[in-house]
RNA sequence: GGAGCCGGCCAGACAGUCGCGUCAUCGUCCUGCAAGGGGCGGUGCCGAGGAAAGUCCGGGCUCCACAGGGCACGGUGCCAGGUAACGCCUGGGCGGCGCGAGCCGACGGAAAGUGCAACAGAGAGCAGACCGCCGAUGGCCUGCAAAGGCACAGGCAAGGGUGAAACGGUGCGGUAAGAGCGCACCGCGAGUCCGGCAACGGACCGGCACGGCAAACCCCACCGGGAGCAAGGCCAAAUAGGGACCUCAUGAUGCGGCCCGCAUCGGGUCCGGGUAGGCCGCUCGAGCCUGCCAGUGAUGGCAGGCCCAGAAGAAUGACUGUCCACGACAGAACCCGGCUUAUCGGCCGGCUCCGCCA
Numbered sequence: 001g002g003a004g005c006c007g008g009c010c011a012g013a014c015a016g017u018c019g020c021g022u023c024a025u026c027g028u029c030c031u032g033c034a035a036g037g038g039g040c041g042g043u044g045c046c047g048a049g050g051a052a053a054g055u056c057c058g059g060g061c062u063c064c065a066c067a068g069g070g071c072a073c074g075g076u077g078c079c080a081g082g083u084a085a086c087g088c089c090u091g092g093g094c095g096g097c098g099c100g101a102g103c104c105g106a107c108g109g110a111a112a113g114u115g116c117a118a119c120a121g122a123g124a125g126c127a128g129a130c131c132g133c134c135g136a137u138g139g140c141c142u143g144c145a146a147a148g149g150c151a152c153a154g155g156c157a158a159g160g161g162u163g164a165a166a167c168g169g170u171g172c173g174g175u176a177a178g179a180g181c182g183c184a185c186c187g188c189g190a191g192u193c194c195g196g197c198a199a200c201g202g203a204c205c206g207g208c209a210c211g212g213c214a215a216a217c218c219c220c221a222c223c224g225g226g227a228g229c230a231a232g233g234c235c236a237a238a239u240a241g242g243g244a245c246c247u248c249a250u251g252a253u254g255c256g257g258c259c260c261g262c263a264u265c266g267g268g269u270c271c272g273g274g275u276a277g278g279c280c281g282c283u284c285g286a287g288c289c290u291g292c293c294a295g296u297g298a299u300g301g302c303a304g305g306c307c308c309a310g311a312a313g314a315a316u317g318a319c320u321g322u323c324c325a326c327g328a329c330a331g332a333a334c335c336c337g338g339c340u341u342a343u344c345g346g347c348c349g350g351c352u353c354c355g356c357c358a
Stems, first nucleotide, its partner, number of pairs: 001354010012323007020047002023044009049329001053340002056338005061228004073224005078092005093107001094105004108219002113217002115213002130160002132156003137153002139150004168186006187208001188206002191204005232280004242271006251265005287306008324327001
């Protein structure tokens, strides 16, 4: 100097003027039975995001349901840790990619059982012989014999061929030809020992017995009640039905032959109910900043400081000046932790590879 990898951060800047919204406060007016609400004006604080988005996971909060246990159903799925929790994050293992920094991962169990494998192929699961190789042994033929020939019995699975996959792979030895038949390395293992909390790794041993698919059923472990802020709660004109008391009243009606008794019926007050209307829920929170401590890290602890939108036609804008690298994706609606997706450009830190100079 070039090419990259990982992590963190910013999201036009500064100044001024005007405007908009919540809140606090002051003034004033309107409205309502009340609870409260609204208009105008002054002052002060604050006023979108890293994704506010998709609504895909997890939790808080709220209401409903619920003794305990099991079944069913759904989800998650290497191991350990973090966390309120997670399908998230961190560290580690294994596998794959990259020269590397690093990146990627439906990554439990196929020796519990059931099942599946089209086409091709001889054979597809305790398999098989189409081409092929051999024919040592037995047989047949030639030959005195040695030996040769045939390929009938039979042996083989090395080579060819089919397939996604052919019952360990490569090589050497061995053999009639072959074969874990023997050996080396690799693979494999319900073996032994060692290291590690574990996933797993290493060494030795075993000649190989055990193919693949669980994104087929299934098995194992863990987790899971439902609905969502239009949740839900409070105040409260009116209305229906309800309750208590008073009253008409020694009342009327019904049951009944009659009495007692019981039930029903009018009016008033209060309670209760809950519609219109209004309020709360609503933002101080698993919060933010700084420092120290523990930890490889995710994260946790302690101390100090800070208050940072909360609306309900629903605010966050416009103009002027200066400057630059000329400004992307995008807009809160109960809150929080993640994931995913969109995104002009730039800054900081750590690291890798290549080239050059000394």

The RNA shown here (Bacterial RNase P class A) has 358 nucleotides and comes from Pseudoxanthomonas suwonensis. Lineage of the source: Bacteria > Pseudomonadati > Lysobacterales > Lysobacteraceae > Pseudoxanthomonas. It is recorded under the gene name rnpB.